Transfer RNA from Salinirubellus salinus, 74 nucleotides, folded computationally. Rfam family: tRNA. Its mean pLDDT, the model's own confidence on a scale to 100, is 81. The sequence is in RNAcentral, with records from ENA and Rfam.
RNA sequence: GGGGCCGUGGUCUAGUUGGUUAUGACGCGUCCCUUACAAGGACGAGGUCCCCGGUUCGACUCCGGGCGGCCCCA
Numbered sequence: 001g002g003g004g005c006c007g008u009g010g011u012c013u014a015g016u017u018g019g020u021u022a023u024g025a026c027g028c029g030u031c032c033c034u035u036a037c038a039a040g041g042a043c044g045a046g047g048u049c050c051c052c053g054g055u056u057c058g059a060c061u062c063c064g065g066g067c068g069g070c071c072c073c074a
Base pairs, nucleotide, nucleotide: 001073002072003071004070005069006068007067010026011025012024019057028044029043030042031041032040050066051065052064053063054062
């Protein structure tokens, strides 16, 4: 330098034939349980879906350009 894949709560991740409240687990907080802790149960908080622009009535999803990560070729 060229090519491929990927970027979603603190971490990992579902959702990408565009459709109106973005999913689950772990973690975190409160409460129940316990003498207490752990485990278990109930509830809750936490997301500019990497950034900018475009298409569209509507974009996490499609298109263009960046940034970053991994892999391959040179």